Molecule: Bacterial RNase P class A
Organism: Anaerolineales bacterium
RNA sequence: CAAGCUGGCCGGGCGGUCGCGGCUUCGCGUAGCGGGGCUGAGGAAAGUCCGCACUCCCCAGAGCACGGUGCCGGCUAACGGCCGGGCAGGGCGACCUGAUGGCAAGUGCAACAGAGAGGAGAUUGCCCCGAACCCGUACGGGUGAAGGGUGAGGGUGAAACGGUGGAGUAAGAGUCCACCGGCGGCGGCAGCAAUGUCGCCGGCCAGGCAAACCCCACCGGGAGCAAGGUCAAGCAGGGUGGAAGCCUUCGGGCUGCGGGGCUGCUCGUUCCGCCAAUACAUCCGGGUAGACUGCAUGAGGUGUCUGGUAACAGGCAUCCCAGAUAGAUGAUCGCCGGUCACCGGCUCCGGCCGGUGACAACAGAAUGCGGCUUACAGGCUGGCUUGGUUU
Numbered sequence: 001c002a003a004g005c006u007g008g009c010c011g012g013g014c015g016g017u018c019g020c021g022g023c024u025u026c027g028c029g030u031a032g033c034g035g036g037g038c039u040g041a042g043g044a045a046a047g048u049c050c051g052c053a054c055u056c057c058c059c060a061g062a063g064c065a066c067g068g069u070g071c072c073g074g075c076u077a078a079c080g081g082c083c084g085g086g087c088a089g090g091g092c093g094a095c096c097u098g099a100u101g102g103c104a105a106g107u108g109c110a111a112c113a114g115a116g117a118g119g120a121g122a123u124u125g126c127c128c129c130g131a132a133c134c135c136g137u138a139c140g141g142g143u144g145a146a147g148g149g150u151g152a153g154g155g156u157g158a159a160a161c162g163g164u165g166g167a168g169u170a171a172g173a174g175u176c177c178a179c180c181g182g183c184g185g186c187g188g189c190a191g192c193a194a195u196g197u198c199g200c201c202g203g204c205c206a207g208g209c210a211a212a213c214c215c216c217a218c219c220g221g222g223a224g225c226a227a228g229g230u231c232a233a234g235c236a237g238g239g240u241g242g243a244a245g246c247c248u249u250c251g252g253g254c255u256g257c258g259g260g261g262c263u264g265c266u267c268g269u270u271c272c273g274c275c276a277a278u279a280c281a282u283c284c285g286g287g288u289a290g291a292c293u294g295c296a297u298g299a300g301g302u303g304u305c306u307g308g309u310a311a312c313a314g315g316c317a318u319c320c321c322a323g324a325u326a327g328a329u330g331a332u333c334g335c336c337g338g339u340c341a342c343c344g345g346c347u348c349c350g351g352c353c354g355g356u357g358a359c360a361a362c363a364g365a366a367u368g369c370g371g372c373u374u375a376c377a378g379g380c381u382g383g384c385u386u387g388g389u390u391u
Base pairs, nucleotide, nucleotide: 001387002386003385004384005383006382007381008380009379010378012336013335014334015333016332017331018330020040021039022038023037024036025035026034027033028032042362046373047372049371050370051369052368053367054224055223056222057221066220067219068218069217070216071085072084073083074082075081086100087098088097089096090095101215102214106213107212108209109208123154124153125150126149127148128147132143133142134141135140162180163179164178165177166176167175181205182204183202184201185200186199187198188197189196190195228293229292230291231290237284238283239282240281241280244255245254246253247252256274257273258272259271260270261269262268300319301318302317303316304315305314306313307312338359339358340357341356342355343354344353345352346351
């Protein structure tokens, strides 16, 4: 320099004008309005896919069923997350990918092609035997039906029941032998483990699929902040209260009570009312609208130190950082910065300067938190690999 691999971070800045939510403060003509101050979205706030906190409901214990997870170790409140390691596959490599326990417990499945698809299969081939026929004087030679042996060779397929060589055989075959490979058993060594490696033994040769049923291990009650709690208009419901009593020939009378007039007040006097519990008053329980709460100090952020390979944990210091409820967090202008295009100038040809124009993403809290996944204009930056060149 070229081509790559991988991790982290940012995701416009400042100011003016107008406007919005929250908190606070001051003022006023106080259901409110106005002024001032502070503050006001994200790396994914998204999808709602996992895991928790929190709340209510259910619940003696155990088991079955159902669902989920699935190499090993660690981290964590927990996880299907993260970190480290193992194994398998890909890449020259940095590195990437993997639902990665068990198919040597059982059951099941496998398109097309093929004779045969799982303790299989005679299509071709090879071999034995050999009816019959042909040639030949004869010995003999050739063709060869039926029957039998054979999984070594050919052919099909993603896959055909280890490989090479030898012995063996009529031809063959782990039938036997040597070596190699796989599997299983036992043991040694390394490792916490997954696993790796070495040795011995066994002809055991057992194929694939568990994102097929299944087996094994572990985990899992249900619903969700419209959870739940407090206060509580109006309407409806329930309880309680209330000045009437006596006599009567039923016309009324007497006593009393309430309200009004006369009066400065009391007495007195006069007028009206004294039916009903509708209304009214009051109390009660539940509870709608509505309000408040849950709900912003938390598995919290930042910095630093310590332990650890790391995820992460701990110590110290410091900070308080949105809380709307039809849902505020915006609009516009100017300057600067960024990218691209065009024009002009300069150049040490790498670029630099000036002008004009265009563009600037994905997306927006709604109880909170940890993850995963997905979307994203443009930019910054750390580490590493391979190849080339120069010193």